This is a predicted structure of a 122-nucleotide RNA (FMN riboswitch aptamer (RFN element)) from uncultured Acetatifactor sp.
[in-house]
Parts: sequence; C1' cells; structure tokens
RNA sequence: UUCUUCGGGGUCGGGUGAAAUUCCCUACUGGCGGUAAAGUCCGCGACCCGGAUCGGAAAGCUCCGAUCCGGCUGACUCGGUGUAAGUCCGGGACCAACAGUAAAGUCUGGAUGAAAGAAGAA
Repeated sequence: UUCUUCGGGGUCGGGUGAAAUUCCCUACUGGCGGUAAAGUCCGCGACCCGGAUCGGAAAGCUCCGAUCCGGCUGACUCGGUGUAAGUCCGGGACCAACAGUAAAGUCUGGAUGAAAGAAGAA
C1' cells in the first nucleotide's frame, strides 16, 4: 500500500387506561482508542445540521448520490485498598440521537446501512 473477515446491548413482573414494552412502580443495557481494568476522565465514531466540489434528475423552483471540510454531540460522587484508580472493591446517584406510535436508552424504522476501530493475508 492492497485485499479479506469481524465490528451495540437492554423493560422480567406489576399499576392506570379505550389504547402505553412509550406514563407510574420495578427490571435491564453499556460502541472504539488511551490511561491502574472507565456508559459518566481525555479523545474518537454513530445520529443530526451546514458548506464546498463532482456526478445524475428536472422547463424551473429544486431534488438525489458520492467525496471532502466544518458544526453539534449526554451523564459522578462518597468511603476503602494501593506507588499510582473520577477506571479496581463497597455504598449511593446519574446519562443515553432522529422518525413513528398514548409521551420510548430497551418496541418498530432508516439499518442485511455506515463507522471509530480490531484481527488476518499478500
């Protein structure tokens, strides 16, 4: 440098209601790299928004796709051990894109997608 493969989990049980895995009680889940082992530290990806270039469609307003650039991007404390931990152990908290639908981290959908990256081969 090229190619291949892999690359996100989760509402048991109950209440109200005409209707809720969406509300209430309860239960459950935790992408990738770094670092004393991390959902909450630092950084990245995803989702969402904007711009540029190229290509396509359209009479046109515009629309679609690819690439690149930029923006946005949630949440923690106490005690213990230790050379060292906001990462371990114990306690108590907190957070989780967009669209749909009785209001959703967990259902359905974009997504049999994309990607941080991991492994392997030449």
Its mean pLDDT, the model's own confidence on a scale to 100, is 83.